A computed fold for a 349-nucleotide part of an RNA from Sessilibacter corallicola, annotated as small-subunit ribosomal RNA, central domain. It was read from a public genome assembly. The prediction has a mean pLDDT of 89. Rfam family: Bacterial small subunit ribosomal RNA.
Context: one part of a larger RNA
RNA sequence: CUGGGCGUAAAGCGCGCGUAGGCGGUUAUCUAAGCGAGAUGUGAAAGCCCUGGGCUUAACCUGGGAACUGCAUUUCGAACUGGGUGACUAGAGUACAGCAGAGGAUAGUGGAAUUUCAGGUGUAGCGGUGAAAUGCGUAGAGAUCUGAAGGAACAUCAGUGGCGAAGGCGACUGUCUGGGCUGAUACUGACGCUGAGGUGCGAAAGCGUGGGGAGCAAACAGGAUUAGAUACCCUGGUAGUCCACGCCGUAAACGAUGUCUACUAGCCGUUGGGGUCCUUGAGACUUUAGUGGCGCAGCUAACGCACUAAGUAGACCGCCUGGGGAGUACGGUCGCAAGAUUAAAACUC
Repeated sequence: CUGGGCGUAAAGCGCGCGUAGGCGGUUAUCUAAGCGAGAUGUGAAAGCCCUGGGCUUAACCUGGGAACUGCAUUUCGAACUGGGUGACUAGAGUACAGCAGAGGAUAGUGGAAUUUCAGGUGUAGCGGUGAAAUGCGUAGAGAUCUGAAGGAACAUCAGUGGCGAAGGCGACUGUCUGGGCUGAUACUGACGCUGAGGUGCGAAAGCGUGGGGAGCAAACAGGAUUAGAUACCCUGGUAGUCCACGCCGUAAACGAUGUCUACUAGCCGUUGGGGUCCUUGAGACUUUAGUGGCGCAGCUAACGCACUAAGUAGACCGCCUGGGGAGUACGGUCGCAAGAUUAAAACUC
């Protein structure tokens, strides 16, 4: 390589969009590139294979045949693939009417709470722990009442509930905006699927510049614990956490399960639509798009999965190939840096 695989053994890119490429619905007709059949030429000899002959046999030598699965030219065929032309509507999409939603961006508003400040009342403690101490407090703390400031997060509702491609999204209101679902008709007429490169988005931490800073809190300091304690516990506390703009591009970025399509028993919940029925209800049945729990066939090494497949098939992409060395070195690319990405070998078991 072929092959076999990728939920947990090695292996699905973090997620989209999309170029090339690969693959592609129904039907009529033309074509004949692929495809099938025939013919001709060629496919050196030796060798291999078959069958004869010659050395006393064999090896060996030698005659003939077959084969050389290939290539070229030419004739015929037209099912399938491709190409041309025409048509279709079941895929895909557009228009219309509705529906649900923490989908995104931005501006404004609100209340609870923490902290600080000012003032009132008031007096000796408060705080903290396993127990303490550091710490705060007679310069009046803690407690309590009133007011103010400021920042961050939005209790209840809240739900294996919703939305989003993923990351993720949760107070309220306005503006702008993306997607989805349902219904019935009309329209376009394969416009589709996947997607190497490419490009965009991408938690937290981190970085740059400028703001902001209530609470929390790496680092740091102190108090404890301990044999020690560079920790766990306590008192403080700076980056950071927040905002704007720019960078980084990684996560157990997980469903450890790529995307799309079709098919394959049932039962019970739940969310958003539609329909039918009546006894109009906290109703029954049904259908569709999600989201959960069981479970048959089947699959699986087992665990388990089981119409949201890990079943049965197809299309396309990515990835794996014993452990360590190592996701490292070197080189390239990217980055301000941190580092990211691509990615070995010696050696060793």